[in-house]
Description: Predicted 3D model of a 73-nucleotide RNA (transfer RNA) from a Candidatus Omnitrophota bacterium. It matches the Rfam family "tRNA". Rfam classes the family as a transfer RNA.
RNA sequence: GGGGCUGUAGCUCAGCUGGGAGAGCGCGUGCCUCGCAUGCACGAGGUCAGGGGUUCAAUCCCCCUCAGCUCCA
Numbered sequence: 001g002g003g004g005c006u007g008u009a010g011c012u013c014a015g016c017u018g019g020g021a022g023a024g025c026g027c028g029u030g031c032c033u034c035g036c037a038u039g040c041a042c043g044a045g046g047u048c049a050g051g052g053g054u055u056c057a058a059u060c061c062c063c064c065u066c067a068g069c070u071c072c073a
Base pairs, nucleotide, nucleotide: 001072002071003070004069005068006067007066010025011024012023013022019056027043028042029041030040031039049065050064051063052062053061
């Protein structure tokens, strides 16, 4: 330098054929308990890596850039 894969909540990751942004763990509050843990209920938390484009509508499609892994040289 060229090819491929990946980037979504604090962490690990789903997200189907373009239309609701989610799960588990963690965190907070309440119930339970003498107290803690467990359990149950509720809740907070998001620049979907960044920018642009297509579209009535983009995590999803197209282009560029950045970062990580990997292959070739």
It was read from a public genome assembly. The coordinates come from a structure-prediction model, not an experiment, and the mean pLDDT is 82.